[in-house]
RNA sequence: GGCGCUGUAGCCAAAAGGCUAAGGCAGCGGUUUGCAAAACCGCCAUAUACCGGUUCGAAUCCGGUCGGCGCCU
Repeated sequence: GGCGCUGUAGCCAAAAGGCUAAGGCAGCGGUUUGCAAAACCGCCAUAUACCGGUUCGAAUCCGGUCGGCGCCU
C1' cells in the first nucleotide's frame, strides 16, 4: 500500500429499516441479618466511533474519515 471483518453504557452483549435501544456483570441505595455474604427490590443511563448521503423513518442501508483485528504484497 491492497483486501476483508469490526466499533452499542465502566465490561460483555441483543436488536437483519418502524412502537420507550433488550439482557447480564460491575457500581450505588434499600429490604433481610447480631455483622457480613447470598437472595430479593429499585437506581444507574446523555450507550449506537465521527462526518455526510438515501428514506416518511437509520444502531441497521450507501460513501468518506478515525480506531481495532486478520490476510496478502